RNA sequence: GCGUCAGGUCCGGGAGAAUCCGGUCGGGGUCACCCCCCGCGCCGGUGCCGAAGGAGCAACCGCCCCGGUAAUCUCUCAGGCGCAAGGACCGGCCUGGCCA
Numbered sequence: 001g002c003g004u005c006a007g008g009u010c011c012g013g014g015a016g017a018a019u020c021c022g023g024u025c026g027g028g029g030u031c032a033c034c035c036c037c038c039g040c041g042c043c044g045g046u047g048c049c050g051a052a053g054g055a056g057c058a059a060c061c062g063c064c065c066c067g068g069u070a071a072u073c074u075c076u077c078a079g080g081c082g083c084a085a086g087g088a089c090c091g092g093c094c095u096g097g098c099c100a
Base pairs, nucleotide, nucleotide: 001098002097007095008094010092011091012090013089018046020045021044022043023042024041025039026038027037028036029035047081048080049079053077054075055074056073060068061067062066
């Protein structure tokens, strides 16, 4: 000097999208089977979401061939679509970096 800073721990808030289709397993209903319900099990498929992470691009800038460079935008690899967990971002306490 950057600086009412970056970053970090913790706390609070925090959205979106099939409880779809098929198979199978367990439990219950039934005399039993079929069938039905539950599990929010497992496997496969299709559809969908974007706010972990990741990737891409404009204006602009440059040494102008080309390159640098942003997001909550776009993509959807990853992740997610009952609850939970996670969750960009916002707020609060505490903490606190680099260069000369």
Background
Glycine riboswitch aptamer from Albidovulum denitrificans, 100 nucleotides, folded computationally. It matches the Rfam family "Glycine riboswitch aptamer". Rfam links the family to the GO term glycine biosynthetic process. Model confidence (mean pLDDT): 78 of 100. NCBI's taxonomy places the organism under Bacteria, Pseudomonadati, Pseudomonadota, Rhodobacterales, Albidovulum.